A computed fold for a 1517-nucleotide RNA from an uncultured rumen bacterium, annotated as small-subunit ribosomal RNA. RNAcentral holds the sequence, with entries from ENA and SILVA. The prediction has a mean pLDDT of 85.

RNA sequence: AGAGUUUGAUCAUGGCUCAGAUUGAACGCUGGCGGCAGGCUUAACACAUGCAAGUCGUACGGUAACAGAGGGAAGCUUGCUUCUCUGCUGACGAGUGGCGGACGGGUGAGUAAUGUCUGGGAAGCUGCCUGCUUGAGGGGGAUAGCGGAGCGAAAGUUCCGAUAAUACCGCGUAAGCCCGAGAGGGGAAAGUGCGGGACCGCAAGGCCGCACGCGAGCAGAUGCGCCCAGAUGGGAUUAGGCAGUUGGGGAGGUAAUGGCUCACCAAACCGAUGAUCUCUAGCUGGUUUGAGAGGACAAUCAGCCACAUUGGAAUUGAGAAACGGACCAAACUCCUAUGGGAGGCAGCAGUGGGGAAUAUUGCACAAUGGGGGAAACCCUGAUGCAGCCAUGCCGCGUGUGUGAAGAAGGCCUUCGGGUUGUAAAGCACUUUUGCAUUCGAGGAAGACAGCGUAUAAAUAAAUGCGCUAUUUGACGUUAGAGUGUGAAUAAGCACCGGCAAACUCCGUGCCAGCAGCCGCGGUAAUACGGAGGGUGCGAGCGUUAAUCGGAAUGACUGGGCGUAAAGGGCACGCAGGUGGCGAGAUAAGUUGGAUGUGAAAUUCCCGUGCUUAACAUGGGGACUGCAUCCAAAACUGUUGAACUGGAGUACUGUAGAGGGAGGUAGAAUUCCACGUGUAGCGGUGAAAUGCGUAGAGAUGUGGAAGAAUACCAGAGGCGAAGGCGGCCUCCUGGACAGAUACUGACACUGAGGUGCGAAAGCGUGGGUAGCAAACAGGAUUAGAUACCCUGGUAGUCCGCGCCGUAAACGAUGUUAACUUGAAAUAUGCGUACUACGGUAUGUGUGUUUCGCAGCAAACGCCAUAAGUUAACCGCCUGGGGAGUACGAUCGCAAGGUUAAAACUCAAAGGAAUUGACGGGGGCCCGCACAAGCGGUGGAGCACGUGGUUUAAUUCGAUGCAAACCGAAGAACCUUACCUAGGCUUGACAUGUAGGUGGCAGAGAAUGGAAACAGGAUCGACGUGAUAGCAAUAUCACGAGCCUACACAGGUGCUGCAUGGCUGUCGUCAGCUCGUGUCGUGAGAUGUUGGGUUAAGUCCCGCAACGAGCGCAACCCCUAUUGCCAGUUGCUAACACGUCAAGGUGAGCACUCAGGCGAGACUGCCAUCGACAAGAUGGAGGAAGGUGGGGACGACGUCAAGUCAUCAUGGCCCCUAUGCCUAGGGCGACACACAUGCUACAAUGGCUGGUACAAAGGGCAGCGAGACCGAAAGGUAGAGCGAAUCCCAUAAAGCCAGUCCCAGUUCGGAUUGCAGUCUGCAACUCGACUGCAUGAAGUUGGAAUCGCUAGUAAUCGCGGAUCAGCCAAGCCGCGGUGAAUACGUUCCCGGGCCUUGUACACACCGCCCGUCACACCAUCCGAGUCGGGUGCUCUCAAAGCCGGUGGUCUAACCGUAAGGAAGAAGCCGUCUAAAGAGUGUCCGGUGAGGAGGGUGAAGUCGUAACAAGGUAACCGUA
Repeated sequence: AGAGUUUGAUCAUGGCUCAGAUUGAACGCUGGCGGCAGGCUUAACACAUGCAAGUCGUACGGUAACAGAGGGAAGCUUGCUUCUCUGCUGACGAGUGGCGGACGGGUGAGUAAUGUCUGGGAAGCUGCCUGCUUGAGGGGGAUAGCGGAGCGAAAGUUCCGAUAAUACCGCGUAAGCCCGAGAGGGGAAAGUGCGGGACCGCAAGGCCGCACGCGAGCAGAUGCGCCCAGAUGGGAUUAGGCAGUUGGGGAGGUAAUGGCUCACCAAACCGAUGAUCUCUAGCUGGUUUGAGAGGACAAUCAGCCACAUUGGAAUUGAGAAACGGACCAAACUCCUAUGGGAGGCAGCAGUGGGGAAUAUUGCACAAUGGGGGAAACCCUGAUGCAGCCAUGCCGCGUGUGUGAAGAAGGCCUUCGGGUUGUAAAGCACUUUUGCAUUCGAGGAAGACAGCGUAUAAAUAAAUGCGCUAUUUGACGUUAGAGUGUGAAUAAGCACCGGCAAACUCCGUGCCAGCAGCCGCGGUAAUACGGAGGGUGCGAGCGUUAAUCGGAAUGACUGGGCGUAAAGGGCACGCAGGUGGCGAGAUAAGUUGGAUGUGAAAUUCCCGUGCUUAACAUGGGGACUGCAUCCAAAACUGUUGAACUGGAGUACUGUAGAGGGAGGUAGAAUUCCACGUGUAGCGGUGAAAUGCGUAGAGAUGUGGAAGAAUACCAGAGGCGAAGGCGGCCUCCUGGACAGAUACUGACACUGAGGUGCGAAAGCGUGGGUAGCAAACAGGAUUAGAUACCCUGGUAGUCCGCGCCGUAAACGAUGUUAACUUGAAAUAUGCGUACUACGGUAUGUGUGUUUCGCAGCAAACGCCAUAAGUUAACCGCCUGGGGAGUACGAUCGCAAGGUUAAAACUCAAAGGAAUUGACGGGGGCCCGCACAAGCGGUGGAGCACGUGGUUUAAUUCGAUGCAAACCGAAGAACCUUACCUAGGCUUGACAUGUAGGUGGCAGAGAAUGGAAACAGGAUCGACGUGAUAGCAAUAUCACGAGCCUACACAGGUGCUGCAUGGCUGUCGUCAGCUCGUGUCGUGAGAUGUUGGGUUAAGUCCCGCAACGAGCGCAACCCCUAUUGCCAGUUGCUAACACGUCAAGGUGAGCACUCAGGCGAGACUGCCAUCGACAAGAUGGAGGAAGGUGGGGACGACGUCAAGUCAUCAUGGCCCCUAUGCCUAGGGCGACACACAUGCUACAAUGGCUGGUACAAAGGGCAGCGAGACCGAAAGGUAGAGCGAAUCCCAUAAAGCCAGUCCCAGUUCGGAUUGCAGUCUGCAACUCGACUGCAUGAAGUUGGAAUCGCUAGUAAUCGCGGAUCAGCCAAGCCGCGGUGAAUACGUUCCCGGGCCUUGUACACACCGCCCGUCACACCAUCCGAGUCGGGUGCUCUCAAAGCCGGUGGUCUAACCGUAAGGAAGAAGCCGUCUAAAGAGUGUCCGGUGAGGAGGGUGAAGUCGUAACAAGGUAACCGUA
């Protein structure tokens, strides 16, 4: 710091997603140790049990318990035990009293300000503590405990009696205290302990000293209360709120100010700078993220606040409206003798519950701190520690070195190897950690005792302070250290398609599954699951949730609005914001300095301490803020006085469909009347409805009515916009120009507000010629509620009143300034010249086009900016849901304005590019159409396919580009299929190991359908070595056979894993590259343009210049010819010769066959063309403009075809999906389609005669001549491996004859019989011959095919395959031999340019709406349920306050009566809870209803995208 994702690709817009950091976390897998931290975020839900606030005997009366001492008594073991008495002592239950329970600890429910934060302020209180001043005199009456008597289950409580105090109450005294203007008045206290010389006292004690306490006052400190300013969430679909409300003086109340409270008076006060209402929320230091500015959060720690089951109210007190106090009400729980009582863990543990989720009913007061105490000490779930938990952060370890036979095993493999991997093992070491054991610092300060010193003027004690010695540890079997032991005790998790580091195999087969986004999975998945390997992190790793970041995606820093989301329809204008120029004053903003504050902790820097780190700690800095004071005066503000440039006023003119009102004119349309006149008119693509013989239409005359104003007329004018068009008159707004004068910033913008605002629409009253929603009819159509036609009502017009919206658009807010130019046009003014017509030139204001810089994603804009600046307003923040719902508001209504959410998608959208496409345009080709000739489609047959059938009918090919195709030939074989019978290292190959021994080969009988089994019998005898003369023997090898194992084999699957080959567009003229240039880029240019061509063929031009693959040519055949060489070919001349014949000699002249050449190039001429390329015509020539034909097929397209030609990856079968055999099937047959043959006849059939080819084939062959047969054919066999012989008669044609238009002398299917040939074998299932039979068919519907010249048509001949043949097919060959092409409008296909596009799987595209089905969320909804809250009323606990005749009462006064004062009771105000009524808001639920969204290949149409087939769209009905 960025990345992925919209597209075929591109740029920009824009959302979604990822990588980072973080957490009080949770979940999954795993888990060695230690340190430091943290640990109910949910139910402020309910709580069993224990503990969390007591202490003081130096305040008091005392003595229940414990201990001691003393007295007495008894017993005996004579110093012990027991009993008893004494508060005598240590102490102490309960009680009185004091201080403390207002701290500490918990929680975050409430609270949007009675809170918090920052900074100020004045009208306050403050126990304990500190300092100072001063006092502490003298009395009194009670009361608890206790004793006695009752009640009650208990809790508890009543009465009587006695008693103490630092409890309570007077009196005295007192100030610098309080009250009061003053005079004056008011006005306190308490003792206790210890010690002690003199003195007093019987004693206690007095008295003195010390210590602790007590009273009053003044200060301080601390703490608390109160006030002010600023800051501190969301919602305007909450706009008005308020009645003690705002203020006043007065009174009351409080510690204190104050409507805090009350009576009276006034009517204020708050609010768009957001009152009120509502939702949410404790606030802060800080935490987290971020470069920062910001954002989010408010655990632990710290400050403040609030609360203590819920609500209310008080008492005590320095302090409380009191967590572990009291009263009342409510809910809940518990006890109960049913009468009545008790309770409050949001203290620490713990329990239940809730929840994804959060710990021990631990130890100790040793330390720190708190309460009490004089102190010892007691209490302290504060705190210190420990326990549990990887919850987080930090640190350490799980060994180290060496070790290649690169072990084994695993995995992969191209089978060679690679990898795991120095990894392991082995060898040599180490011991952190662990275990065992022995030691063991620091956290400790104090207290008792001793010494010194102060109180002190004398004695000592006591007390305070200092020093010395001894002792005190929960943690703790601490940290740490030593020793021993032994590699011993210790590695996982996630990921590996891209983002994003890391790849292979197997399994699975759109299944199972994955997924953060894009997306993987449909038989070769680096994406699922497993494995091996790898990558990352590591005692953790992943996932989920959440926050910030990336996101400049709310933009202050730091965004936008012509077309992507976004300028208000337009103007006026209050508030607000902003504001010209030269001086003065001021000091609010601004700037500088100083001071105070900004708690500590945290963060940052520099150090220090734990072995390091986390952590802890010292110092500094920072805390960007707030406040006060001083200073400056440029800028902004304020203020007074000036200026003229902005703005405005006055004067003279100019142009104009500017607005309003009234009048008026002509043309046209329709209607009415009359005349003329006759059969149609009208309308359309074509028609029909309609009008017309009752006289239309046409035409003439006259009349009526309404609406709109031809020409002029123009991207011309005017207006703010909407909008405005004959002419005349009246009223009226604005703009501009000219030349002067005046005012003196009067300006710009403008939230709310107000006005204007097309069309449609609404109300009311008129009007209505034409046009024309609705409606009716006619057409069109599958349908046609449309487009077209005939009619036609609202409406369109006018007056008045509403509506307030439009694609209200320049999709461009208003204002001001500045920034090269060119041209046009409208309208003013000036100057010069003038031949008076004008010309030239300058300067304003508008409008239009082009264009530099600049801007912009591009398109484009460009002085009328979308450029450069300034001011103000409006608006936008992904698409859909939706401009919708609800609410509010406006409207008569229709509706308008304002304006969400749930849910859903990963895009939606802009500009431009390349293609493709268009029922867009232009140009041009092709048997594409047209012009012709002949067919197919109808019949019969053949053949192929589909379908059906079958045991099997093997498989493949399926629009063109499958269908006489693979198959150039299925009776067996072929053959892959079916049935049946057999074989299992196999029919075939290679290797290894073992065995065999007359080892090749032939093979009878017998069984069997065959395969196969069987084995009589016959039987050649490899190579080398050694030994030997040799015969021969031995050994080894080769080959055969048998056994076993590797393997063979597969026409099994995948042509969508492939190679190769092929088809097709298409023999169409195209397809590209290098360099350069243009563009941000995809891309463009070149290749477009003007001509031309069969051609991107060539020429010219050109930011292009060149090049490649294609085209053409080079190759073959054919058409003419020369030369060479002449056998098997040929035969002119010569000779021989035959019935005939190049048959023979001879020859190579001719034909021919073969080789090598020549020839054609728009070369020549003319015309046209641009002087080009080329075209047209002509000459010559065998051939003329590519002479004709063939081979040859660019980049690519169709996942086109083929795994069954072959090859091949993967998968599958392995006594079978392999192999062998027999028989069957591939030949089936209701039917459908394709391709053919034969025909339907006379241009013919039949019979007879007769002429002329080319190209091929031939030895398991072609087979002559001869004979036989009616024929197919047979017998026998010359010649020929072929320019020699044979197949082999070519046929149509020609010459005769016959038939006479018919189902025929046409046609030949079908069937019967008899034969021939091939072959082991013609039943299923061959061809051919003869005789007989003689079907359909009389030229073929819609539709459709081929062909442009030696072509079509027609005629025969040959060949491959092949024993034979289902061939009428295919491939070749020659014979005869036409017609037509005006032309490119149309159909089909193609090429180039251009245009539109919402298409890119590319129009067989995309895509809209209803309906049907499923699911989801939302809205409405008769209602119903619950909650919040306002107002009114009823009732009214406890309690404070007020009142109070009567009742009761120790202190004071009074001799007394009584008084003062108090208490209970009663009454009253206020009031919680409760109840009733009535509003309002929120939520749940709800029959039914509505639209929306999403869903697999549903239904109906085809609205949009191309001119989308009626251009589309906006508003309205």